The RNA shown here (transfer RNA) has 72 nucleotides and comes from Trichonephila inaurata madagascariensis. The prediction has a mean pLDDT of 83. The organism belongs to Trichonephila inaurata, within Eukaryota. The sequence is in RNAcentral, with records from ENA and Rfam. Rfam family: tRNA. Its family is annotated with triplet codon-amino acid adaptor activity in the Gene Ontology.
[in-house]
RNA sequence: GGGAUUAUAACUCAGUGGUAAAGCAUUCGACUGCAGAUCGAGAGGUCCCCGGUUCAAACCCGGGUGCUCCUC
Numbered sequence: 001g002g003g004a005u006u007a008u009a010a011c012u013c014a015g016u017g018g019u020a021a022a023g024c025a026u027u028c029g030a031c032u033g034c035a036g037a038u039c040g041a042g043a044g045g046u047c048c049c050c051g052g053u054u055c056a057a058a059c060c061c062g063g064g065u066g067c068u069c070c071u072c
Stems, first nucleotide, its partner, number of pairs: 001071004006066002011023002018055001026042005048064005
């Protein structure tokens, strides 16, 4: 240089065009002599960036950037 793949919560990730889910972490409460474990409740997202398609885009298309892999 060429090709492929991937980007969603602090982290690990689900979500095949119609309200963004879960685990872990974190906060509060219950429990406990204290803590852990367990249980309940909450908070936490510009869905990497720009543009396009569409009534409607995390999802489809183009470009960019970063990660990983293959090839030279």